RNA sequence: GGGAGUUUAGCUCAGCGGGAGAGCAUCCGCUUCACAUGCGGGAGGCCGCAGGUUCAAGCCCUGCAACUCCCA
Numbered sequence: 001g002g003g004a005g006u007u008u009a010g011c012u013c014a015g016c017g018g019g020a021g022a023g024c025a026u027c028c029g030c031u032u033c034a035c036a037u038g039c040g041g042g043a044g045g046c047c048g049c050a051g052g053u054u055c056a057a058g059c060c061c062u063g064c065a066a067c068u069c070c071c072a
Base pairs, nucleotide, nucleotide: 001071002070003069004068005067006066007065010024011023012022013021018055026042027041028040029039030038048064049063050062051061052060
């Protein structure tokens, strides 16, 4: 320098253009003499950044950035 993939909650990851979710972690409550386990509930995101398409974008298009891999 060329090509491919990834970027969504603190972590690991889902998410067929129309409701942003799960597990773990965290907080509160119940259960216990207490802890753990178990059960119920809550908080936590403007989806890497900037544009574009569309009535509508996490999802499609373009550019940029970061990380990983391949080629040179």

Transfer RNA from a Bacillota bacterium, 72 nucleotides, folded computationally. The prediction has a mean pLDDT of 84. Rfam family: tRNA. It is annotated as a transfer RNA. Rfam links the family to the GO term triplet codon-amino acid adaptor activity.